[in-house]
RNA sequence: UCGAUGGGUAGAGGCUGCAAAACUGAUAAGUAGAAUAUGUGAGCGUGACAGCGAUGAACAUAUUUGAAAGGCAGUUUUGCCGAAGUCCAUUUUCUGUGUCACCGGAAAAUGGGGCUGGGGGCAUCCUGAAUAAGGAUGUCACUGUCAUUUAUGCUUGCAUAAAUGGAGGGCUACAGGGUUG
Numbered sequence: 001u002c003g004a005u006g007g008g009u010a011g012a013g014g015c016u017g018c019a020a021a022a023c024u025g026a027u028a029a030g031u032a033g034a035a036u037a038u039g040u041g042a043g044c045g046u047g048a049c050a051g052c053g054a055u056g057a058a059c060a061u062a063u064u065u066g067a068a069a070g071g072c073a074g075u076u077u078u079g080c081c082g083a084a085g086u087c088c089a090u091u092u093u094c095u096g097u098g099u100c101a102c103c104g105g106a107a108a109a110u111g112g113g114g115c116u117g118g119g120g121g122c123a124u125c126c127u128g129a130a131u132a133a134g135g136a137u138g139u140c141a142c143u144g145u146c147a148u149u150u151a152u153g154c155u156u157g158c159a160u161a162a163a164u165g166g167a168g169g170g171c172u173a174c175a176g177g178g179u180u181g
Stems, first nucleotide, its partner, number of pairs: 002181004008174004014081001017080009033065007043052002045102006084116004088111009117143002120140008145166010
């Protein structure tokens, strides 16, 4: 000095990037619940104990009254670019009358890895009150990035366009000099 390789710092994709919080609004819904009346007649997720229950459990109908959470949209703020999501395992909390156990539902944390560059359309399944939305799988183009090929331009190694393919453990830039030829 040139090359290979590892680490560090800082960035980009998107005007629908990702996530969280607060506020507002619609929906949830004339639903759940409550009261009254009628019907019915022994249970209240399962088991044990307890509590309530024929002075009427659970359930159904009618009338009156009547929510909320999750999810969604908008605005603002914050944190960021495996942002985040999802799968498995463990633990904890809440919940279905109370305790314990089981079963069901919801949330949080931790660990380990797998998959997904990003947002979207469509189809199927799951969750959900839902035709909203989310998740999983597949597919379709779009978009950003890199590689290869072709063409054009020119400042000769870059730019633009097209095609094909790959994946974020990636890509771009910078500084210093870790290892090595």

The RNA shown here (Lysine riboswitch aptamer) has 181 nucleotides and comes from Planococcus sp. CAU13. It was read from a public genome assembly, where an Rfam model found it. NCBI's taxonomy places the organism under Bacteria, Bacillota, Bacilli, Caryophanales, Planococcus.